[in-house]
Molecule: TPP riboswitch aptamer (THI element)
Organism: Candidatus Acetocimmeria pyornia
RNA sequence: AUAGAGUCGCGGGGGAGCUCUUUUGGGGGCUGAGAAAGGGCCUGGCCCUGACCCCAAGGACCUGAUCUGGUUAAUGCCAGCGGAGGGAGACGACCGUUUGAAGGUA
Numbered sequence: 001a002u003a004g005a006g007u008c009g010c011g012g013g014g015g016a017g018c019u020c021u022u023u024u025g026g027g028g029g030c031u032g033a034g035a036a037a038g039g040g041c042c043u044g045g046c047c048c049u050g051a052c053c054c055c056a057a058g059g060a061c062c063u064g065a066u067c068u069g070g071u072u073a074a075u076g077c078c079a080g081c082g083g084a085g086g087g088a089g090a091c092g093a094c095c096g097u098u099u100g101a102a103g104g105u106a
Stems, first nucleotide, its partner, number of pairs: 001098001004095001006094004011055004017030005038048003061086003067080004
């Protein structure tokens, strides 16, 4: 000087579905990292937000999509679509890889 898919901090982006039961407060089941713990209100996951995931080699996530095939009690549950179209482009410290230079010793 430098690759990193590592750690921490800071900054940014994102989703929250299906279902059973209920005394309507709530309590279970499925997939998943996560199915929203807490607060607010206009009582609608609407707003803020914890946790979780993702930040360009971008499958985090959105659109197409009230899509297609399969499966399931049911569902983006699985696969296709998909080499599709979008998508967050700030930074520090540490760790560590590789390379180079100078000096020393043999």